Context: one part of a larger RNA
RNA sequence: GAUUGAACGCUGGCGGCAGGCCUAACACAUGCAAGUCGGGCGGUAACAGGUCUUUCGGGAUGCUGACGAGUGGCGGACGGGUGAGUAACGCGUAGGAAUCUACCCAGUAGUGGGGGACAACUUGGGGAAACUCGCGCUAAUACCGCAUACGCCCUACGGGGGAAAGGUGCUUUAUUGUACCGCUAUUGGAUGAGCCUAGAUCAGAUUAGCUUGUUGGUGAGGGAAAGGCUCACCAAGGCGACGAUCUGAAGCUGGUCUGAGAGGAUGAUCAGCCACACUGGAACUGAGACACGGUCCAGACUCCUACGGGAGGGCAGCAGUGGGGAAUAUUGCACAAUGGGCCCAAGCCUGAUGCAGCCAUACCGCGUGUGUGAAGAAGGCUCUAGGGUCGUAAAGCACUUUCAGUAGGGAGGAAAAGUUAGUCUAACGACUCAACCGUGACGUUACCUACAGAAGAAGCACCGGCAAACUCCGUGCCAGCAGCCGCGGUAAUACGGAGGGUGCGAGCGUUAAUC
Numbered sequence: 001g002a003u004u005g006a007a008c009g010c011u012g013g014c015g016g017c018a019g020g021c022c023u024a025a026c027a028c029a030u031g032c033a034a035g036u037c038g039g040g041c042g043g044u045a046a047c048a049g050g051u052c053u054u055u056c057g058g059g060a061u062g063c064u065g066a067c068g069a070g071u072g073g074c075g076g077a078c079g080g081g082u083g084a085g086u087a088a089c090g091c092g093u094a095g096g097a098a099u100c101u102a103c104c105c106a107g108u109a110g111u112g113g114g115g116g117a118c119a120a121c122u123u124g125g126g127g128a129a130a131c132u133c134g135c136g137c138u139a140a141u142a143c144c145g146c147a148u149a150c151g152c153c154c155u156a157c158g159g160g161g162g163a164a165a166g167g168u169g170c171u172u173u174a175u176u177g178u179a180c181c182g183c184u185a186u187u188g189g190a191u192g193a194g195c196c197u198a199g200a201u202c203a204g205a206u207u208a209g210c211u212u213g214u215u216g217g218u219g220a221g222g223g224a225a226a227g228g229c230u231c232a233c234c235a236a237g238g239c240g241a242c243g244a245u246c247u248g249a250a251g252c253u254g255g256u257c258u259g260a261g262a263g264g265a266u267g268a269u270c271a272g273c274c275a276c277a278c279u280g281g282a283a284c285u286g287a288g289a290c291a292c293g294g295u296c297c298a299g300a301c302u303c304c305u306a307c308g309g310g311a312g313g314g315c316a317g318c319a320g321u322g323g324g325g326a327a328u329a330u331u332g333c334a335c336a337a338u339g340g341g342c343c344c345a346a347g348c349c350u351g352a353u354g355c356a357g358c359c360a361u362a363c364c365g366c367g368u369g370u371g372u373g374a375a376g377a378a379g380g381c382u383c384u385a386g387g388g389u390c391g392u393a394a395a396g397c398a399c400u401u402u403c404a405g406u407a408g409g410g411a412g413g414a415a416a417a418g419u420u421a422g423u424c425u426a427a428c429g430a431c432u433c434a435a436c437c438g439u440g441a442c443g444u445u446a447c448c449u450a451c452a453g454a455a456g457a458a459g460c461a462c463c464g465g466c467a468a469a470c471u472c473c474g475u476g477c478c479a480g481c482a483g484c485c486g487c488g489g490u491a492a493u494a495c496g497g498a499g500g501g502u503g504c505g506a507g508c509g510u511u512a513a514u515c
Stems, first nucleotide, its partner, number of pairs: 001515004006511005013366004018361001019359002021324001026322003030319003035074003040071002043067002047065003050061004081276003090201001093198004099193002104189008112146001114144002121136001123134004152161003166181005202248003209239003214236008251273004255266004278299005301312004330356001332355003338352001339350004369399004379390004403456001405451005413442001418436003421432004459504005464485003470499005480487002
């Protein structure tokens, strides 16, 4: 000098844009953060409508819109947080072969015919409760066989094994046909994921030896997949001063800061990867997890109890609380946009996200007025007492009105969806260069216009040298200053005050930290 996720002191007008627990991966009250589909199913607890009834503040009826609970499907493996652990194929670079991949895209071929259950529900018991047990009824895109498949797998040519589900609309004399959404098998793609290799990745030798599934082979098991991944047997190997093992500290990278560069330091925000989810362990389901807001076990913890027994949770999601700390924000608005989940769609959900609030925390922009004005006013300071200086500074006169204020106008972020029309179609429906209608949290938006009045808006540090800027008074090695050199013991440009000056300016200084 540059820089910072900064803090502290004094001060503080506006806007834009970004950032905001670096410490206790400490403990958490409360609310919200993952649901959705009735176009899979049986149905009807609530609401609304219709119909029927009439002992009228009523009753019946799933008939309709809808829909609690249940069953079933898809999603809860994404998105969001944190950096504890990890010196490792964790990350980064370059390659590789022995793999899987829901939804999506393209192709091929199918979607035939049967069956038995379990919830919900009814009913009976146990229990203080949590809940639990028994009997009975029932549907499905839930479950199980059969048929078919030769595009798949096994076997090694003899053969054997393996699928499926329907729904909605329209139409028809007809479970007839058709469109759309699905379902099954299989091939290829896309995307995502798992695995392997090479060299690279902090410090310590006051850590020198480490290793027994250890190193390799055969066989088997297991796995989506290669492999001591696991096991039986056999061999005795494997690593290490090119630093093994051990110990300490640490998420890695793109990047960021600095520097002419080489380097050094660093890894907040944003992006990629990894790891973790109260602590430790485990698997289940699933295309995918050994799963933050799932399950089980143990630990620590909290609560209820009729004392027999039970329950509960996991903010390193968004807000917020206590605590720690020098220190870090609102228990806000909205799904309007972008994106995601479910859904034919309409739509629902979304503390992702978009916005708003707080903070001079950083950067950037603007303003706090402009011109004129010498009786060089008053006053302050100083003085050789003449003067000098603050100083065109003020007052006065003449203007302007940015920003803030008040009032009015007013884009863009909006495309969709819907309706109509047109084209294709027997219809349903599909499509779109059309027309109409119509959706904004922000928002009293940005921006524009008008109004009034200089009106509402300047401080901080320093002035001995380094280093721009000097005098007076007070103090008297005291009180004090200080980054270094050093000032102060009676004339202190170095302490304290004042006047003046210098620097920067809504900031200025100090401290900490890096180059």
About this RNA
The part of an RNA shown here (small-subunit ribosomal RNA, 5' domain) has 515 nucleotides and comes from an uncultured prokaryote. The RNAcentral record of the full RNA draws on ENA.